Predicted 3D model of a 1468-nucleotide RNA (small-subunit ribosomal RNA) from a bacterium.

RNA sequence: AUGAGAGUUUGAUCCUAGCUCAGGAUGAACGCUGGCGGCGUGGAUAAGGCAUGCAAGUCGAGCGGACCCUUCGGGGUCAGCGGCAGACGAGUUAGUAACGCGUGGAUACCUGCCCUUCACACGGGGACAACCAGGGGAAACUUUGGCUAAUACCCGAUGGUCCGGAAACGGUAAAGGAGCAAUCCGGUGAGGGAAGGGUCCGCGUCCUAUCAGCUUGUUGGUGAGGUAACGGCUCACCAAGGCUAUGACGGGUAGGGGGCGUGAGAGCGUGAUCCCCAACGAUGGAACUGAGACACGGUCCAUACUCCUACGGGAGGCCGCAGUCGAGAAUAUUGGACAAUGGGGGAAACCCUGAUCCAGCGACGCCGCGUGCGGGAUGAAGGCCUUCGGGUUGUAAACCGCUUUUAUAGAGGAAGAAGCUUCGGCUGACGGUACUCUAUGAAUAAGGGGGUGCUAAUUCUGUGCCAGCAGCAGCGGUAAUACAGAACCCCCGAGCGUUAUCCGGAUUUAUUGGGCGUAAAGCGUUCGUAGGCGGUACAGAAAGUCUCAGGUUAAAGACUGGGGGCUCAACCUUCAGAGUGCCUGGGAAACUUCUGAACUAGAAGGUGUUAGGGGCUGAUGGAACUCUUGGUGGAGGGGUGAUAUCCGUUGAUAUCAAGAGGAACACCAAAAGCGAAGGCAUUCAGCUGGGGCAACCUUGACGCUGAGGAACGAAAGCGUGGGGAGCAAAGAGGAUUAGAUACCCUCGUAGUCCACGCCGUAAACGAUGGAUACUGGCUAUGUGAAGUGUCGACCCUUCACGUGGCGAAGCUAACGCGUUAAGUAUCCCGCCUGGGAAGUACGGCCGCAAGGCUAAAACUCAAAGGAAUAGACGGGGGUCCACACAAGCGGUGGAUCAUGUGGCUUAAUUCGUCAACAAACGAGGAACCUUACCAGGACUUGACAGGCUAGCGAAGCUUUCUGGAAACAGAUUGCGUCUCACAAGGACGCUAGCCCAGGUGUUGCACGGCCGUCGUCAGCAUGUACCUUGAGGCGCUCCGUUAAAUCGGGCAACAUGCGCAACCCUUAUCCUGUGUUUUACAUGUCACAGGAAACUGCGAGAGACAAUCUCGAGGAAGGUGAGGAUGACGCCAGGUCAGCGUGGCCCUUUGAUGUCCUGGGCUGCACACAUGAUACAAUGGAGCCGACAGCGGGUCGCGACGGGGUAACCCUGAGCUAAUCCUUCAAACGGCUCCUCAGUUCGGAUUGGGGUCUGCAACUCGACCCCAUGAAGUUGGAAUCGCUAGUAAUCGCGUAUCAGCUAUGGCGCGAUGAAUACGUUCUUGGACCUUGUACUCACCGCCCGUCACGUCAAGCAAGCUGGGAAUGCCCGAAACACCACCUUGGUGGUACUAAGGCAGAUUCAGUGAGAGGGACGAAGUCGUAACAAGGCACGGGUAGGGGAACCUGUCCGUGGAUCAUAACAUUC
Repeated sequence: AUGAGAGUUUGAUCCUAGCUCAGGAUGAACGCUGGCGGCGUGGAUAAGGCAUGCAAGUCGAGCGGACCCUUCGGGGUCAGCGGCAGACGAGUUAGUAACGCGUGGAUACCUGCCCUUCACACGGGGACAACCAGGGGAAACUUUGGCUAAUACCCGAUGGUCCGGAAACGGUAAAGGAGCAAUCCGGUGAGGGAAGGGUCCGCGUCCUAUCAGCUUGUUGGUGAGGUAACGGCUCACCAAGGCUAUGACGGGUAGGGGGCGUGAGAGCGUGAUCCCCAACGAUGGAACUGAGACACGGUCCAUACUCCUACGGGAGGCCGCAGUCGAGAAUAUUGGACAAUGGGGGAAACCCUGAUCCAGCGACGCCGCGUGCGGGAUGAAGGCCUUCGGGUUGUAAACCGCUUUUAUAGAGGAAGAAGCUUCGGCUGACGGUACUCUAUGAAUAAGGGGGUGCUAAUUCUGUGCCAGCAGCAGCGGUAAUACAGAACCCCCGAGCGUUAUCCGGAUUUAUUGGGCGUAAAGCGUUCGUAGGCGGUACAGAAAGUCUCAGGUUAAAGACUGGGGGCUCAACCUUCAGAGUGCCUGGGAAACUUCUGAACUAGAAGGUGUUAGGGGCUGAUGGAACUCUUGGUGGAGGGGUGAUAUCCGUUGAUAUCAAGAGGAACACCAAAAGCGAAGGCAUUCAGCUGGGGCAACCUUGACGCUGAGGAACGAAAGCGUGGGGAGCAAAGAGGAUUAGAUACCCUCGUAGUCCACGCCGUAAACGAUGGAUACUGGCUAUGUGAAGUGUCGACCCUUCACGUGGCGAAGCUAACGCGUUAAGUAUCCCGCCUGGGAAGUACGGCCGCAAGGCUAAAACUCAAAGGAAUAGACGGGGGUCCACACAAGCGGUGGAUCAUGUGGCUUAAUUCGUCAACAAACGAGGAACCUUACCAGGACUUGACAGGCUAGCGAAGCUUUCUGGAAACAGAUUGCGUCUCACAAGGACGCUAGCCCAGGUGUUGCACGGCCGUCGUCAGCAUGUACCUUGAGGCGCUCCGUUAAAUCGGGCAACAUGCGCAACCCUUAUCCUGUGUUUUACAUGUCACAGGAAACUGCGAGAGACAAUCUCGAGGAAGGUGAGGAUGACGCCAGGUCAGCGUGGCCCUUUGAUGUCCUGGGCUGCACACAUGAUACAAUGGAGCCGACAGCGGGUCGCGACGGGGUAACCCUGAGCUAAUCCUUCAAACGGCUCCUCAGUUCGGAUUGGGGUCUGCAACUCGACCCCAUGAAGUUGGAAUCGCUAGUAAUCGCGUAUCAGCUAUGGCGCGAUGAAUACGUUCUUGGACCUUGUACUCACCGCCCGUCACGUCAAGCAAGCUGGGAAUGCCCGAAACACCACCUUGGUGGUACUAAGGCAGAUUCAGUGAGAGGGACGAAGUCGUAACAAGGCACGGGUAGGGGAACCUGUCCGUGGAUCAUAACAUUC
């Protein structure tokens, strides 16, 4: 100095876990855009191929010569001989996993040019180029003969501090040139230095074990050769070694480092530019020269490719700088200069230098500057939005004033220069550049992305799950802040976005810094090797550790501090500090380690004692079962939900006796015991392992864990041989079923049993590895011991070891764990890192097989998951209620008719409503109207509203005619006249025009309002407090009670609200007051108004002596007296846009979805359903006579009496605006008579005829009356509805709508007036508590597998193709080496080798008919496996079977519901 998070699994929550985002970076690329400058940077792919030019030459002061010039002194140019350089500089990263690189050391070595010291340079010789003369060849080039010089070459001499040798002694050098000269440049030998190089070593340096064994010059030795030098570097001989789980060998990938990016750091990623090192130079091999190379612009050979050719033969190597083609998303000029820096040669001038310095191109990066500044409100116009008021763009613009960076033009104009020189002078590529001044004029200069959340920034229009968007979550199906456009806003700005990659966030590989009971994760168990870790005290050592000092850690870069130069910055430059590593030296000794010598607390052994289904072997017992034989007996048995298959008169089942056989061991038995786990049970015997306890003795850390490894290891299964009673995969049959490859039943084979051998897996589970130590308890139980006690045995107290339960602290996501830890710590091992694909493929190992162990990827999804919460649900449980069932009464379903609905039909049969919650519903009344539908005829400011302008006329009432179906159109008669003298004006109407009207058109899934339903069910919420990390809980659960969340008690709850109840209305009793009607008067059983009365108040009993319940008294009424109104939070996107209102959308013209009219339709009829009416008769029908109500209604009305008509009804019209009059005779009922059980004197449909009434009008299509006609129907299948008392049932009466009525409907009213309820098992619905859940769109849920179709990726596969690395054999270039021959040199051969060929293996890819699985896909097919007890509990291993999920056998688990019992715990 330093660390930020967010979105996404759910109805909601916590956790786990993955995916995604915000940041920084780049040699980048792409899209849109683009003013300037500075500094950097730019072929990452094909180490692919290259045209052209340039990139390494220089020296005449080494040499001979040719040519040119000459002032005759000389100068210049050039090929050759010779010297130095060419091994540097420049490029690239192919190869390389290596002493290649880094770091720190070492030495068996070498070194041209440079510095320094010492010494020396004498004498001689022969050649070869050039050149001359010939030859060959297209060319490249080459060949023969002859001449010649040197700092080229050779010989001799000398020689030291040189080399060899112990020494004697032997060996080995040289060159000259320039200058008048001084002198300078060189030469030879040796020593030293500087600097460079060679070699060796410690440590560090990627992935892979699905690569586990590798190696023959291999490991070492001796000798020799070779090298500058050590060395198997090479060779001969000898020995048999060397490396490896601390990963050899093999495979894949890769130049390494300084550094760079990121990060709080630790780390992770990376290795462009600059610097250091390495390697390479078309590919492969080889040497020569040289100080240095096995040599980028040298040589030889081979191969591939390209080019030239006269076809004989030759030439070439841009991974130098430019440039070109190619491939690619992609990377620049065939530029200038040696002025500077540096390099080569030269004595020097100088020459060369694509190193370098500059310029050009590219926003590729970093940095800087600009595109103006100030004023300016009528807040202009335009745009956009709007609630129509306005808001916003916005001081923005216009307009006024100012400035001139930049741009353009002009003028001036550098530094970078040090050197060289004949001393005169000459030298700048960049560049007329930077910079400075002047002039002109706001003049020349803004875009990109985004605006649902994460994430800064919102509106309108278009579109309508389309078009499209998207980083994740996700938007879009008619009101899209998410698509597209526009306006506005936000961010950055000459850039902005996107894509790719890296780090971060990611504590998501966890050293710092994670986990493993249930989320992914403890090996099935034990023994044990390597390894890791290890008790107490002492002494020593000093490897780890700590400390001090020295060396190193190149420069650059980064960091900190101080300076300097470009106007600043980027950039450049300078100084100092710091720098975790490595090496060396000195010191310390606590801890770890090592050594020595001890100890006993760990561990082990001995002695004693003890419990036990521990193991193995052999024997043994009874019950049951099946079979066999015999007896009795005589028709069934067996089995199931119910059947059937099956057994039985050839005698079953049953029963008795005898016998045979195999398997398993009831009771004891337990929550118990033993074992490492799997597992272990009749009893007895033999053999044998382990454990506990008590006290002492012995050893003396001997211990813990344990990768590999080994052993054991349920059931099933396999092999061989036995055995086989019962049970029982497969199989067969019978049932069930839509089917039933199942569940159920009858049989039944492997198997189950034994011996031996395999297999090696399980939900092998405590889903919890082993060891040690520590940390409150209570209680039960098994074993042993001690203490107290006793005659003895229990009981009691305590200790140790086991096995359980509950629980402090603590831990945990929660559930839970809790001295038997999932607490607190240490040590060791195993394992995990999103779901699926998959425990699969491939490879390897094991197995007789089945299969096991080890163990991926492509692809795909944004989740998968754990625990807990609230609901909902269950063919889960408990408690309770309701005409829910039961008990009853009467119906519906059968008949005919009425009405409604569906369907069909139609020009139209208008529309809505469809389980409960549609169907005599909207409609409380369709002949016209209604009317919304259809056909036809008409109108267009309109049938209806408001406003404006103009004209005409008061408005208005009324007569008649023509056309027409009417609407309508055209004529026409009479009356009527406001203010006012006129003109004019007002109200109103008509006409024309403009704003606008109108719509039963659409959306009830945009809405308001209203309604249905659960349900008159008892629930639904809130505040505060408390509990939980949280969702949430508590309260509201529990015990009683109630119709009730009604009340009481108790309780971490205490209160409150909406509901319940009550308050309201009607009714039953009484009192008081009033009195229209009635009546002669009084009265009241009448009406109205007000009041009283009922409250578990009183008594007894039950009860917690509470709430309350039961009974009783009194009372008109008794336990909410009866009925009504009243409907909590909410549910069903329930119903209604056609009652009304209303947002959006649509139609609006001359053929309207508006308006008017006529006629038709809504009434249509093979059929189905629903609601009703009337019946089927004698408890009835018909006739006559006789009683008794209440609610209502009435002036466009009810209509009496009287008269007419058989009647409907008609005529007349009293009374009544109603307790007065009318409706109004109530009917069932009672009395009398007839009918006598039948299709009837039941029933009344249907049809014919004749009438009445309403109304413009009864044809489609009204009601009623009379006469005649007289259908079905004899009590109704499965099924189903209503009702608990003045109720059901039966009977009539009234009324709304209404001209009339299809009313048998609706709403009311009274009359007569029952039966039954044991009870809550079942059906339906509901309430509360609890339980399970994979459901939350909530069981009408979720969800599994086959099959069919489409798409995708990967594996297998007869094969086919290509690459890599290696082996064996064949052949074998050049070169080195060796040999032979001729011999200044050449020829031939040998060995080794590159390349090539052949062969069989190996590895990695590509491709492949076909077959198989996997993933994904909207609504496909078949079933229903799982989730609730999922309707057969589910799951694991194994085996068999089956279209499929799956089924069955066997063993195991609970991660099973429900019920019962017991133990423990808690309370009493």
The sequence is in RNAcentral, with records from ENA and SILVA.